Transfer RNA from a Bifidobacteriaceae bacterium, 74 nucleotides, folded computationally.
RNAcentral records the identical sequence in 3 taxa.
The RNAcentral record of the sequence draws on ENA.
The coordinates come from a structure-prediction model, not an experiment, and the mean pLDDT is 81.
RNA sequence: GGGGCUAUAGCUCAGGCGGUUAGAGCGCUGUCCUGAUAAGACAGAGGUCCCAAGUUCAAGUCUUGGUAGCCCCA
Repeated sequence: GGGGCUAUAGCUCAGGCGGUUAGAGCGCUGUCCUGAUAAGACAGAGGUCCCAAGUUCAAGUCUUGGUAGCCCCA
C1' cells in the first nucleotide's frame, strides 16, 4: 500500500428478504423464601444500536465516507 471480518445493555452475544415496543444469558437493584447465607421465585433499572452523511413513508438492518480492533496478501 491492497483486501476481508467485526463494532447492539457493565460483560458475552442474538436480531430472517428494512416494518410498527430493540432482545437473551450473566452481572446489578428490590421483594419473597431462610434463623442467616448460598441456591431458587418474582419484579425492576440499565441502550445516541461506533461516528457522520445518504436512500426510503420507515434503517440496528441497505449505500458512501471515517474511526477502532482482528486477520490475510505485498